[in-house]
RNA sequence: CUCUUAUCAAGAGAGGUGGAGGGAAUAGGGCCCUGUGAAACCCGGCAACCGGCUAAUAAGCUACGGUGCCAAUUCCAGCAGUAUAACUGCAAGAUAAGAG
Numbered sequence: 001c002u003c004u005u006a007u008c009a010a011g012a013g014a015g016g017u018g019g020a021g022g023g024a025a026u027a028g029g030g031c032c033c034u035g036u037g038a039a040a041c042c043c044g045g046c047a048a049c050c051g052g053c054u055a056a057u058a059a060g061c062u063a064c065g066g067u068g069c070c071a072a073u074u075c076c077a078g079c080a081g082u083a084u085a086a087c088u089g090c091a092a093g094a095u096a097a098g099a100g
Base pairs, nucleotide, nucleotide: 001100002099003098004097005096006095007094008093013043015042016041017040021033022032023031029076030075044070045069046068049066050065051064052061053060054059074092078090079089080088081087082086
């Protein structure tokens, strides 16, 4: 990087350093967050996908190990359809496990 499967309406600090930016990913857009302090780092926390444990083919426990995450639905956004301030499906993306 590609493929397969699963999930994506929940959850997570009034801490320290830091100083202007930030909201995954394309360019542009919308709408937002931010000196009542962005990113980043530390601490802290959330979560059970894998591991582990119990149990048994269900399910439960555990943040100890491997990840992940901590404004707003994956902030909205593309395509198709419909019962069109919305909903459904698909696409795209993110994360996990496995395969190449």
Molecule: SAM riboswitch aptamer (S box leader)
Organism: Clostridium putrefaciens